[in-house]
Context: one part of a larger RNA
RNA sequence: GAACGAACGCUGGCGGCGUGCUUAACACAUGCAAGUCGAACGAGAAAGCUCCUUCGGGAGUGAGUAGAGUGGCGCACGGGUGAGUAAUAAAUAGGAACGCACCUAUAGGAGGGGGAUAACCACGGGAAACUGUGGCUAAUACCGCAUAAUAUCGCAAGAUCAAAGGGGGCCUCUGCUUGCAUGCUCGCACCUAUAGAACGGCCUAUUUCCCAUUAGCUUGUUGGUAGGGUAAAGGCCUACCAAGGCUACGAUGGGUAACUGGUCUGAGAGGAUGAUCAGUCACACUGGAACUGAGACACGGUCCAGACUCCUACGGGAGGCAGCAGUGGGGAAUCUUGCACAAUGGGCGCAAGCCUGAUCCAGCCAUGCCGCGUGAGUGAAGAAGGCCCUAGGGUUGUAAAGCUCUUUCACCGGGGAAGAUAAUGACGGUACCCGGAGAAGAAGCCCCGGCUAACUCCGUGCCAGCAGCCGCGGUAAUACGGAGGGGGCUAGCGUUGUUC
Numbered sequence: 001g002a003a004c005g006a007a008c009g010c011u012g013g014c015g016g017c018g019u020g021c022u023u024a025a026c027a028c029a030u031g032c033a034a035g036u037c038g039a040a041c042g043a044g045a046a047a048g049c050u051c052c053u054u055c056g057g058g059a060g061u062g063a064g065u066a067g068a069g070u071g072g073c074g075c076a077c078g079g080g081u082g083a084g085u086a087a088u089a090a091a092u093a094g095g096a097a098c099g100c101a102c103c104u105a106u107a108g109g110a111g112g113g114g115g116a117u118a119a120c121c122a123c124g125g126g127a128a129a130c131u132g133u134g135g136c137u138a139a140u141a142c143c144g145c146a147u148a149a150u151a152u153c154g155c156a157a158g159a160u161c162a163a164a165g166g167g168g169g170c171c172u173c174u175g176c177u178u179g180c181a182u183g184c185u186c187g188c189a190c191c192u193a194u195a196g197a198a199c200g201g202c203c204u205a206u207u208u209c210c211c212a213u214u215a216g217c218u219u220g221u222u223g224g225u226a227g228g229g230u231a232a233a234g235g236c237c238u239a240c241c242a243a244g245g246c247u248a249c250g251a252u253g254g255g256u257a258a259c260u261g262g263u264c265u266g267a268g269a270g271g272a273u274g275a276u277c278a279g280u281c282a283c284a285c286u287g288g289a290a291c292u293g294a295g296a297c298a299c300g301g302u303c304c305a306g307a308c309u310c311c312u313a314c315g316g317g318a319g320g321c322a323g324c325a326g327u328g329g330g331g332a333a334u335c336u337u338g339c340a341c342a343a344u345g346g347g348c349g350c351a352a353g354c355c356u357g358a359u360c361c362a363g364c365c366a367u368g369c370c371g372c373g374u375g376a377g378u379g380a381a382g383a384a385g386g387c388c389c390u391a392g393g394g395u396u397g398u399a400a401a402g403c404u405c406u407u408u409c410a411c412c413g414g415g416g417a418a419g420a421u422a423a424u425g426a427c428g429g430u431a432c433c434c435g436g437a438g439a440a441g442a443a444g445c446c447c448c449g450g451c452u453a454a455c456u457c458c459g460u461g462c463c464a465g466c467a468g469c470c471g472c473g474g475u476a477a478u479a480c481g482g483a484g485g486g487g488g489c490u491a492g493c494g495u496u497g498u499u500c
Stems, first nucleotide, its partner, number of pairs: 001500004006496005013372006020364001021330001026328003030325003035073003040070002048061005080283003089208007098200002103196007111145001113143002120135006151160003165188001167186004174181003209255003216246003221243008258280004262273004285306005308319004336362001338361001340359001344358001345356004375405004385396004409441001411436005419427001444489005449470003455484005465472002
């Protein structure tokens, strides 16, 4: 000198665009953050209103609505955090022994049966969470049979494996013949196989911080054979066999740390760093485990153990903000319990649409960068006042006043978008435009001994104090404190911290 996710002190007018728990991966009240589909399926309220009534009630409507249940898809994305990890990771370049729901293309198929079960009803248990027994029922839920190849197994012969329907329209064909459908037709959905796309799993090479005051480490260890296991290669696992494998080109151990594109600095080489944005990885109260599924060993799923918090009828239960807000705590320090799905994107759905704290916006903070303003011209009796003085004057100083103007920003009134291909605008009566009033509402901070731009007076008297270094202060202090004057930067200025 430059920089910052900064903090602190003094000060503070406006706007645009960014950024905003770096500390306790500490604990969390409350609300919301993942649902959707009636065009898969069975069942199905109530209030209200109307009518009837024997005043008990009944019928219609509400409504095949609401809310549940079975089933499908999604919940493995999106969002958060950086604890762990020095290599099971990342970056780059390659590889072979793999998988793939949804999507695209191609070739085919989609025949005929069956038994259950939730919801519901009845009766129970329990404080609750929840749960038992019996009975009824549906499906695109479940299970056989048939069909069976370019699929799987096999040298071959051969063997084995699937499916599901639902909706709209129509009467040309078929059936009954007004019209309807088991007929035709059009979307959607289903099954098998192949190929693709995108995504993912695996392997190899190279590189990736400090300590040698860490020098030896290793027995599934290194390799082979056989088998198991996996979607897949492999000591991944097991049995047997051999005795190997790594290491001063730093093994092993210890410490520290998510990695990268990048960011900061620097002429560069390099050094430091890894907030925001983007890619990858890891984690989800702590530890362990699997289930479901195309995909998880799963943040808002399950089970077990532990710590903590809460409820309890003491028998037993419930919970997990490192999602968005917000609270306490820690800290020098870091925001609203906001609006909207209008846009972009995602999930489900034929769609209408529903959901979406992703996202888009708004709010707060001078936290950063950028822009603008706080007036312009004229004005010497060089006014008054202040300060200094050799008492003549000098300086503040064209500065003020006065006169003549202007109106950016802010304020008041009116109009008013684009963002949205038809409908739909949270932002927002926002941006912007027009008109109006009036210099009106808008300047501070640090410094003035040298380094280093900027000097005098008073007070103090090695005191009080200053200080980045040198050093000032003990009676004439340009160095302390005040004043006048001056210098620098400016909605900021200075200090502290950190990096180059």
Molecule: small-subunit ribosomal RNA, 5' domain
Organism: uncultured bacterium